[in-house]
RNA sequence: GGACAAUUAGCUCAGUUGGUAGAGCAUCCGCUUCACGUGCGGAGGGUCAAAGGUUCGAGCCCUUUAUUGUCCA
Numbered sequence: 001g002g003a004c005a006a007u008u009a010g011c012u013c014a015g016u017u018g019g020u021a022g023a024g025c026a027u028c029c030g031c032u033u034c035a036c037g038u039g040c041g042g043a044g045g046g047u048c049a050a051a052g053g054u055u056c057g058a059g060c061c062c063u064u065u066a067u068u069g070u071c072c073a
Base pairs, nucleotide, nucleotide: 001072002071003070004069005068006067007066010025011024012023013022019056027043028042029041030040031039049065050064051063052062053061
């Protein structure tokens, strides 16, 4: 320098044909316990890497950029 892949909650990851963003773990609260833990119930937490475009509507489609990984030279 070139090719490909990934980027979504604190972490690991889903998200179908474009139609109101989710799960597990973690955190907090309540019940349970002498207390902790376990168990059960609930809550908070997101500019979907950045910018632009298409569209009535974009996490999803298109373009560019950034970061990371693999491969080629």
Predicted 3D model of a 73-nucleotide RNA (transfer RNA) from an Oscillospiraceae bacterium. Model confidence (mean pLDDT): 82 of 100.